RNA sequence: CGAUGGGAUAGAGGCUGCAGUUUAUAUGAGUAAAGCGGACGAGAAGCAAUGACAUCUGUGACUCCGCUCGAAAGGAUACACUGCCGAAGUAUGGACCGGUCAUUGUCUGUUCAUGCUGGGGAUGUUUCCGAACAGGGGCAUCACUGUCGCGUUAUUUAACGUGGAGGGCUAUCUUCGGA
Numbered sequence: 001c002g003a004u005g006g007g008a009u010a011g012a013g014g015c016u017g018c019a020g021u022u023u024a025u026a027u028g029a030g031u032a033a034a035g036c037g038g039a040c041g042a043g044a045a046g047c048a049a050u051g052a053c054a055u056c057u058g059u060g061a062c063u064c065c066g067c068u069c070g071a072a073a074g075g076a077u078a079c080a081c082u083g084c085c086g087a088a089g090u091a092u093g094g095a096c097c098g099g100u101c102a103u104u105g106u107c108u109g110u111u112c113a114u115g116c117u118g119g120g121g122a123u124g125u126u127u128c129c130g131a132a133c134a135g136g137g138g139c140a141u142c143a144c145u146g147u148c149g150c151g152u153u154a155u156u157u158a159a160c161g162u163g164g165a166g167g168g169c170u171a172u173c174u175u176c177g178g179a
Base pairs, nucleotide, nucleotide: 001177002176005175006174007173008172009171010170011169014085017084018083019082020081021080023078024077025076034068035067036066037065038064039063043056044055047105048104049103050102051101052100088117089116090115091114092113093112094111095110096109098107099106118145119144121142122141123140124139125138126137127136128135147164148163149162150161151160152159153158
């Protein structure tokens, strides 16, 4: 100097709180793959480009057409269970693992730092992923909801208006914290 300051513990928001797991359902999709037949005729190939290694290919690669057969992942919805209340999500940057090897990128995951978001919803717009009209993010608006501050009214505890943010709020305990 700071005052309800510092610390600890326990809680609340929502029956659409958050995340995860199992099951079921729809979508994915009559798609991919596989088999058969036909056409073409020299390349094809692991996330992309270049190069390399190994491999397949005139016993027909790649591609296209027809027929037969026919998935899965991720995401979504519902129930149940588990853990919780920065739960969690996300943006940017860094590191690491993985997708044959190298370089450059890109994608998934993990982790660190910084920032944003009280919560869920609707609408519009934009962007990312994607099969998608599903889903995520940013921005803007709208009301709802919880919390605290301020103001007004009322009185047995509420209503209205307005503003802020979770490092918040409530309860209990504890004693200082900084220079």